């Protein structure tokens, strides 16, 4: 200096001037959009509903191993597989021996295979014909282990070495897994982001939840199913039990409702104001210490929007940051001359001065962990891999 990968910061400042929305001591003073605020893809906190528990089904989710967290499909760490020289990046990463389905076309043949070319052997009427072969080829995404040397008529894990597999000890490792020893020719493809099998985890809706005031109106009509039965007491009304139905996707337990009522479905009619919910957090900065890390502790310090058709803008000036472009009558820098004081000339580069033009993505609406997805420009680290120099 030049490619390249990873991670963090910014993404306008400062002034007058006019106009806003919370609080507030209403005199004043204090704050007032984001890394994503998006998308609505996980997760949850909170609210309501669901009568609890268990078991099994049904629906969905996740998918190597450990660890982090409230938790997750996330984050980190490590494995093992794929790209890349390499820093790193990517994985929907259990199961094909429980069933089941697929592999179109082209090829002799793609789930039990298989001979078109080609090799070899034997007969021939010289046209071919019988037998062997699967090492070459050719078709194909993919042809049933891959390289060699031997053996054989030619061949072929036939055999043999080394690589692969497959079964098995030892070591390390918490593990996933690796590493080495021994043995075994060892026919047995691929997709499960195909159906499905196996671990494991999951209750339903949402702030348009919920609460509360305050106002109206029609305490409206119609339709279905299950039942209305028994015993005590009591003159009766009522009380107490029991059979029966509910309250669940099934069943068991258990509880509560009913006991004469439970329960489902359609149609109309009213209100669409107002307060709260609502911003103190699984919250924010520092600093110290444990851990490879993600994080976890301990101390200290801060309070940083709560709108309701929806607020934080508008003008103006200078500044900053970036493109390009004029000036050499400006400096630096160069290259010539020198009487060493300076002179001429040059504009690639840098500084200055001049005007022109641009300044990304994008807008809270109960909050919080992610995770995707947009994003001009600038700045910092740190590591990779080339050249040049010392």
């Nucleotide at each position: 200096c030049c490619a390249g990968g990873a991670g963090g910061c910014u993404g306008g400042g400062c002034a007058g001037u006019c106009g806003c929305g919370g609080c507030u001591u209403u005199u004043u003073g204090c704050c007032g959009a984001g890394g994503a605020a998006a998308g609505u893809c996980c997760g949850g906190g909170c609210u309501c509903c669901a009568c609890g528990a268990a078991a099994c089904a049904a629906g969905g989710g996740u998918g190597g191993c450990g660890g982090g967290u409230a938790a997750c499909g996330c984050c980190c760490g490590c494995c093992c597989g794929g790209g890349g020289c390499a820093a790193c990046c990517c994985g929907a990463g259990g199961g094909a021996a429980a069933g089941u389905g697929c592999c179109a076309c082209a090829g002799a043949g793609a789930g039990c295979a298989g001979a078109c070319c080609g090799c070899c052997u034997c007969g021939u009427u010289c046209g071919c014909g019988a037998g062997g072969u699967a090492a070459g080829g050719g078709u194909g995404a993919a042809a049933g282990g891959g390289u060699g040397c031997g053996g054989c008529a030619a061949g072929a894990g036939c055999g043999c070495a080394c690589c692969g597999g497959g079964g098995u000890g030892c070591u390390g490792g918490c593990a996933a897994c690796a590493g080495c020893g021994c043995u075994c020719g060892c026919a047995c493809g691929g997709c499960a982001a195909a159906c499905c099998c196996c671990a494991c985890c999951c209750g339903g809706a949402g702030c348009a939840a919920g609460g509360c005031c305050a106002a109206a109106u029609a305490g409206g009509g119609g339709c279905c199913u299950c039942g209305c039965g028994c015993c005590a007491u009591g003159c009766a009304a009522g009380u107490g039990g029991c059979a029966g139905g509910g309250a669940c996707g099934u069943u068991u337990c258990g509880u509560c409702c009913c006991g004469a009522g439970a329960g489902g479905c359609c149609c109309g009619g009213g209100u669409u104001g107002g307060c709260u919910g609502c911003u103190c957090g699984a919250g924010c900065c520092g600093g110290c210490g444990g851990g490879c890390a993600a994080u976890c502790g301990c101390c200290g310090g801060c309070c940083u929007a709560g709108a309701c058709g929806a607020a934080u803008g508008g003008c103006u000036g200078c500044c900053c940051c970036c493109g390009a472009g004029c000036g050499g009558c400006c400096g630096g820098u160069c290259u010539c001359c020198u009487u060493c004081g300076g002179g001429a000339g040059a504009u690639a580069c840098c500084g200055c001065g001049c005007a022109c033009g641009g300044g990304a993505c994008a807008g809270a609406a109960c909050c919080c962990g992610g995770c995707u997805u947009a994003c001009a420009g600038g700045c910092c680290u740190c590591c990779u891999g080339g050249c040049a120099c010392u």
This is a predicted structure of a 390-nucleotide RNA (Bacterial RNase P class A) from Tsuneonella rigui. Rfam family: Bacterial RNase P class A. Rfam classes the family as a ribozyme. The coordinates come from a structure-prediction model, not an experiment, and the mean pLDDT is 77.